[in-house]
Molecule: c-di-GMP-I riboswitch aptamer
Organism: Alkalibacter saccharofermentans DSM 14828
RNA sequence: AAAUGAUAAUGGCAGACCUUCCGAAAGAAAGGGGCGCAAAGCUAUAGGGCCUGUAAAAUGGCAGCCAGCUACCAAA
Numbered sequence: 001a002a003a004u005g006a007u008a009a010u011g012g013c014a015g016a017c018c019u020u021c022c023g024a025a026a027g028a029a030a031g032g033g034g035c036g037c038a039a040a041g042c043u044a045u046a047g048g049g050c051c052u053g054u055a056a057a058a059u060g061g062c063a064g065c066c067a068g069c070u071a072c073c074a075a076a
Stems, first nucleotide, its partner, number of pairs: 004074002012037002017032004022027001035064001041069003047066002049062003
């Protein structure tokens, strides 16, 4: 340095669901909650995919689907 990932350390994030609120919907925000996560950090026309919507069409969404970029720790 790369790869790898533990019943290790320091910490972190937060599913379903509930309340408030925005939205036509998908979905988002805040609070609670905790299913899980070693990138569940960031990136959404101009990588793929998925959802909503439509006669058809995303210019609407999803990064907790893959992907790209970056990063903490170190037992084997």